Annotation:
Predicted 3D model of a 1485-nucleotide RNA (small-subunit ribosomal RNA) from an uncultured bacterium. Model confidence (mean pLDDT): 85 of 100.
RNA sequence: GAGUUUGAUCCUGGCUCAGGACGAACGCUGGCGGCGUGCUUAACACAUGCAAGUCGAACGAAGUCGAUCUGGUGGCAACACCGGUGAAAACUUAGUGGCGAACGGGUGCGGAACACGUGAGCAACCUGCCCCAAAGACCGGGAUAACACCGGGAAACUGGUGCUAAUACCGGAUACCCCCACGAGCUCGCAUGGGCUUGUGAGGAAAGGGUUUCCGCUUUGGGAGGGGCUCGCGGCCUAUCAGCUUGUUGGCGAGGUAACGGCUCACCAAGGCGACGACGGGUAGCUGGUCUGAGAGGACGAUCAGCCACACUGGGACUGAGACACGGCCCAGACUCCUACGGGAGGCAGCAGUGGGGAAUCUUGCGCAAUGGGCGAAAGCCUGACGCAGCAACGCCGCGUGGGGGAUGAAGGCCUUCGGGUUGUAAACCCCUUUCAGUGGGAACGAAAUUGACGGUACCCACAGAAGAAGCCCCCGGCCAACUACGUGCCAGCAGCCGCGGUGAUACGUAGGGGGCGAGCGUUGUCCGGAUUUAUUGGGCGUAAAGAGCUCGUAGGCGGCUUGGUAAGUCGGGUGUGAAACCUCCAGGCUCAACCUGGAGACGCCACUCGAUACUGCCCUGGCUAGAGUCCGGUAGGGGAUCACGGAAUUCCUGGUGUAGCGGUGAAAUGCGCAGAUAUCAGGAGGAACACCAGUGGCGAAGGCGGUGAUCUGGGCCGGUACUGACGCUGAGGAGCGAAAGCGUGGGGAGCGAACAGGAUUAGAUACCCUGGUAGUCCACGCCGUAAACGUUGAGCACUAGGUGUGGGGCCUUAUCGACGGGUUCCGUGCCGCAGCUAACGCAUUAAGUGCCCCGCCUGGGGAGUACGGCCGCAAGGCUAAAACUCAAAGGAAUUGACGGGGGCCCGCACAAGCGGCGGAGCAUGUGGCUUAAUUCGAGGCAACGCGAAGAACCUUACCUGGGCUUGACAUGUGGGGUAAGGCGCAGAGAUGCGCUGAUCUUCGGAUCCCACACAGGUGGUGCAUGGCUGUCGUCAGCUCGUGUCGUGAGAUGUUGGGUUAAGUCCCGCAACGAGUGCAACCCUUGUCCUAUGUUGCCAGCGGGUAAUGCCGGGGACUCGUAGGAGACUGCCGGGGUCAACUCGGAGGAAGGUGGGGACGACGUCAAGUCAUCAUGCCCCUUACGUCCAGGGCUGCACACAUGCUACAAUGGCCGGUACAAAGGGCUGCUAUCCCGCGAGGGGGAGCCAAUCGCAGAAAACCGGUCUCAGUUCGGAUUGCAGGCUGCAACCCGCCUGCAUGAAGCUGGAAUCGCUAGUAAUGGCAGAUCAGCACGCUGCCGUGAAUACGUUCCCGGGCCUUGUACACACCGCCCGUCACAUCACGAAAGUGGAUUGUACUAGAAGUCUGCAGGCUGACCCGCAAGGGAGGCAGCGGCCCGAGGUAUGAUCCAUGAUUGGGGUGAAGUCGUAACAAGGUAGCCGU
Repeated sequence: GAGUUUGAUCCUGGCUCAGGACGAACGCUGGCGGCGUGCUUAACACAUGCAAGUCGAACGAAGUCGAUCUGGUGGCAACACCGGUGAAAACUUAGUGGCGAACGGGUGCGGAACACGUGAGCAACCUGCCCCAAAGACCGGGAUAACACCGGGAAACUGGUGCUAAUACCGGAUACCCCCACGAGCUCGCAUGGGCUUGUGAGGAAAGGGUUUCCGCUUUGGGAGGGGCUCGCGGCCUAUCAGCUUGUUGGCGAGGUAACGGCUCACCAAGGCGACGACGGGUAGCUGGUCUGAGAGGACGAUCAGCCACACUGGGACUGAGACACGGCCCAGACUCCUACGGGAGGCAGCAGUGGGGAAUCUUGCGCAAUGGGCGAAAGCCUGACGCAGCAACGCCGCGUGGGGGAUGAAGGCCUUCGGGUUGUAAACCCCUUUCAGUGGGAACGAAAUUGACGGUACCCACAGAAGAAGCCCCCGGCCAACUACGUGCCAGCAGCCGCGGUGAUACGUAGGGGGCGAGCGUUGUCCGGAUUUAUUGGGCGUAAAGAGCUCGUAGGCGGCUUGGUAAGUCGGGUGUGAAACCUCCAGGCUCAACCUGGAGACGCCACUCGAUACUGCCCUGGCUAGAGUCCGGUAGGGGAUCACGGAAUUCCUGGUGUAGCGGUGAAAUGCGCAGAUAUCAGGAGGAACACCAGUGGCGAAGGCGGUGAUCUGGGCCGGUACUGACGCUGAGGAGCGAAAGCGUGGGGAGCGAACAGGAUUAGAUACCCUGGUAGUCCACGCCGUAAACGUUGAGCACUAGGUGUGGGGCCUUAUCGACGGGUUCCGUGCCGCAGCUAACGCAUUAAGUGCCCCGCCUGGGGAGUACGGCCGCAAGGCUAAAACUCAAAGGAAUUGACGGGGGCCCGCACAAGCGGCGGAGCAUGUGGCUUAAUUCGAGGCAACGCGAAGAACCUUACCUGGGCUUGACAUGUGGGGUAAGGCGCAGAGAUGCGCUGAUCUUCGGAUCCCACACAGGUGGUGCAUGGCUGUCGUCAGCUCGUGUCGUGAGAUGUUGGGUUAAGUCCCGCAACGAGUGCAACCCUUGUCCUAUGUUGCCAGCGGGUAAUGCCGGGGACUCGUAGGAGACUGCCGGGGUCAACUCGGAGGAAGGUGGGGACGACGUCAAGUCAUCAUGCCCCUUACGUCCAGGGCUGCACACAUGCUACAAUGGCCGGUACAAAGGGCUGCUAUCCCGCGAGGGGGAGCCAAUCGCAGAAAACCGGUCUCAGUUCGGAUUGCAGGCUGCAACCCGCCUGCAUGAAGCUGGAAUCGCUAGUAAUGGCAGAUCAGCACGCUGCCGUGAAUACGUUCCCGGGCCUUGUACACACCGCCCGUCACAUCACGAAAGUGGAUUGUACUAGAAGUCUGCAGGCUGACCCGCAAGGGAGGCAGCGGCCCGAGGUAUGAUCCAUGAUUGGGGUGAAGUCGUAACAAGGUAGCCGU
């Protein structure tokens, strides 16, 4: 920096990614070289070889070689062979002796410590080899290995006797010097004390070898280098470890050490450490450095370097200059090996190597040539240190796999809109080159001389040929660079986060293509970064996580003005130190680089020293008064405690009056009441609480405090300015106070009232409501210690605009006083508001602004304020307080919607008021269901259901059964053919087949026909891939945009507000001004009039004619038709209203306030409907899911629903008579007059392509008659018979007529629909579809009402506002139990282990110590014997490792059972929360 919470926004906040790094591992792949690196795990066990020896110039001895001399054999001889002796020299070696073996090499167990780092100190120390200086080395002695002999033993090894040397060992001498004791002088130091000079006394040395240069030896001083000890400071986690300690802390003395020291011991004292974290637990080698980071930091401590620790585990000392000793010793233990069973041997955390563990880490290589080390005079020897090589892409760096040209843009692949695109100059092909690798030849540096493991290596030269080496890895949804196809179909799978996959997946798999990197590329793990997400740099706490319930106060932190001193902090200069490597820079060397070398810088710290004195500190320095406190005078108050008193009300008791109810609720019931309630009056009892005053008014630190009085008592405020003189602020721990509920003891108990009981409500109702009612509520004392203990805002101080209330006090003012008023000041308490702050909301002198200071607290959600542990409590429980696991969020504020059993305003046949229906009956039609071979398909709340279908007998037809066809019933193209077509006959249910006949049309191109190939075809799927069309909200009044303004932003404003309207219609106002789309109007129709025109329409007047008729001549007046106009605009008057819009009333008018009706349907919603109108992507079928034919089905019927028709009758039925329409369609048509039939209809045929003719009689109505309340003269279903019509054909399955039959039905339960005027209701007519079929649909005209008080309620809608945890938006969201699965955790009788404490026991090796006895060489005494000093063994003692017994502590693992928690797809029960969530919610108990 990005992704991720939301519909969107801002913020908070976590998770995740991009970067770098690695001793890595794993997957795929792999050409070369250089330089590095390579058991992070089992400090697990180790076979085998090697890793520390050397010196013969310390010593004796032995051996080899060997000159000389000599013996034997063979030989003629030369000579050969076998011996003996053995000088010199050389060589080898076991042993004595010296030096080394304490270095080098390995590992990181332990250790939280002076172990490490850094800086000091040692006047408290040691130091072999090396260097410098001084001095010296004289005289003696006794042994002992080796060796020889004799033994023991399997071995390892070892005993005895005898001999011998030394630079081995011992005695004596000497002493510049050293050490010790005593003394003197000088001098230095912070102290103990040190140094120098000097006197006296005691003690103390030595070794030779080789040779002619030397190397050693002794003593002393100094140096260099190395080591030891002490101290300051620094660097892990944990307080769920808070107290630890008896050699402990100190002292005197002693011992011990190289040396100080409780290091050890005896005695004395009682100390020492600790919230600045002792003690305990966990973890860990430390550092230079490494990685990361802008830095500050964070993490790490491989390789290299310094230090430490360790060497099978534990303990111990010896030797030595140095060790408590990796390749030494002793003991104990575990393990392994050998064994003759008696006893022995061993220690790879050296180099290789093996097994094991593990995701994982190499050769049992070469060489001492170089560097370095040990020994030696040296030559030299030794050196798994080291130098090299080997293995491993483990890392870093470098190089290569070719270069130039080459378009028909080849083939192939992939995609495609079929045109092409892409792979791609890529290849082929042409020209060229040879780095690397290969082959051959030459050949180094590393070494000054001899000496080269590497190595015939680097390097150089030559040769051949693009030849041997990039088809590799990862990725291609966003972050993040790179896209298509196919396969798959919530499957298989992917995934770092968000998330992909349910039939068009750029996210899975494959392919093509592309991107990245490149001998590597990815993955996993870990660390830092990003993360300002622990915030010193650099965060926060009103509502997001976070202010402790409040106060007092300890430690600590911070602190007013001023003088002087000091110089600790602070600042500056200098000195020392800060190892090398590393890092940065510069330069150099390998062809470059990595790598290596040199120089410089840096290494921030620390120590010392000199200086400065502003600030802080210190000197209990000195002074001051503004902070703070005291004093005096006032003042308000439900501040606290105790005692006493008062009235109202409730309840109860007694009595009176009085009678049937009271009470209670939404409605009731339980309950009380005739044994007298409720009501009412009087009296009494008792408890609790104190109306009005009363107020965002008062007091208190908070909790909290309210009748009145008294007593005691705390604090505040104001004024005065007398006193003190910084006495202050905050406050970890600590202490006190602390609502309600609860607990204990004892009282009290009126009302209220958990639990409980009953009554209701309800599906249930362990609730809400009602009737009762116990604890409790009250008092005293004692606990508890928590609350949404909230201003969700810690305390203090200071500063920073105002305005307006209110409580308390003071002052000024109106000539004085008082009241009122006005002004001012201090303190308190509210509201509004500027700057500023804030994510926003908001805060704003009572800050959430600006600063200082102190405390508390936070670090994603859940798990969880839970478990365990501890402390407190009588208990309930409180305080402190995790983890596993799980999620990709959880959250705050604000926005737009949607929703609310929220509010306001308004509208609609929405309700109401009416009229008529539906729901009941029969039938029709549609649907569900059932049935069926099939009952084709679609439509599904409104907005499917007389819907698609404006018309299923065949056809339609898509369905079923059966029979057929396969370029096909249909289209286009190409090629070919020709008896092709057509007609007739036969078979068949037909399609079709067979036979016969046989060309036709033409615009002259061809078409019809047949065959073949491309292809056709599909009412098969997906309306959730689509276009188009449609429904619906809704003819509701809305929906938006530009610019501007406001807001961080989503967004707001405009569009809200006041009016008004049918209307976002208009007016006014307004940070908005305009605009678009809707509304309205423009269009059609209807209503009035005018003008023009006048046939097929009309006929007033004139004429003619008829039985009659505009029939005819004529006419244009009228009706009507056509066309064009006029008219209506709130225009006029009056009232209201803002001088408005508008509204009410009126006039005029055919019509009056959009006149009626229609067409017209905004942005959008419903993944609404339609793939079966059509079109169309994709998928699927292809002798069938296509197509043809026949028959059947779509009409099936126990049922259910929807929409209608006809009715149930008298406002009616029937019969007869008489009127009046509009709008339509008509040539395969409408059909008049006439004839036949009761009729449907038939015959026949005039007229009409229609203002001409016809359909066509309109019906209800009106007049007259009849019926008289009944299942009827209502009603017509059903059925029978007989007919008619259409049609190829009415069986399934048409319509109509006549006769006969005459069912249900007497106004329809709950519920529900339409309609506000020419409307409802009612009556008929026409049309489309159509051969025929209409109760449906679409239109037309006739007759023609009732009612609307009104907007409370139901439904739908609009606007504003409010709440919201909703946003697939309440058909939303969401909680808990139960059931199932799974995961981690807690408890648990216990069990197993690890570490550790205490007490007792036991005591190896070993140091030290003691020892009268044993053994014993040097020295001493002694003539000797012998004795002594000394030494050795043995024994005893202190200490002490392992072990044993007992009892604790901590941690880990496990445990029948059990507890809650997390997660899981659709499970069960309810509905707690979110809206007034339907009982407001929440907190404590």